Predicted 3D model of a 153-nucleotide part of an RNA (small-subunit ribosomal RNA, 3' minor domain) from an uncultured Eubacteriales bacterium. It matches the Rfam family "Bacterial small subunit ribosomal RNA". Its mean pLDDT, the model's own confidence on a scale to 100, is 82.
Context: one part of a larger RNA
């Protein structure tokens, strides 16, 4: 490549990544509660016990018996793991769904831009395959055509 122009939305396809979604699968810290190991502390503690004292026996080794300390057992506080539950936070994944992106030559139509063939934009209500239409209110950033008023030459 300059109206054979430039342009808008719906549909259709194709790929992207995003939202919602009954749900369903995990991660993390956290709560209530239930069980409660080791072990440390308390309590008991009739059983067990060589070291110390005490009595009795014995010529002796020694032995019998009581005590004091030790320990096993039990209870009990704390207490790891494990249990059950109802939240919270996060991350997978999810049938269908919802708009977005982009994509040389699909579809329907023609909204805008020229007074774009109903001026255009803005705000609100409805209404319509779809750009959008119509009511109300605003705005000129409207083009044309007369008229006033001003300023300039």
């Nucleotide at each position: 490549c300059a109206c054979c122009g430039c342009c808008c939305g719906u549909c259709a396809c194709a790929c992207c990544a995003c939202g919602a979604a009954a749900g369903u699968c995990g991660g993390c810290a956290a709560c209530a509660c239930c069980c409660g190991a080791a072990g440390c502390c308390g309590g008991u503690a009739a059983g067990c016990u060589a070291a110390c004292c005490c009595c009795g026996c014995g010529c002796g080794a020694g032995c019998g018996g009581g005590g004091g300390g030790g320990c096993a057992g039990c209870c009990g506080u704390c207490g790891a793991a494990g249990g059950u539950g109802g939240g919270g936070u996060u991350g997978g994944u999810g049938a269908u769904u919802g708009g977005g992106g982009u994509g040389a030559a699909g579809u329907c139509g023609u909204a805008a831009c020229a007074a774009g063939g109903u001026a255009u934009c803005c705000g609100u209500a409805c209404c319509g395959g779809a750009a959008g239409g119509u009511g109300c209110g605003g705005a000129u950033g409207g083009a044309u055509c007369a008229c006033c008023u001003c300023c300039u030459u």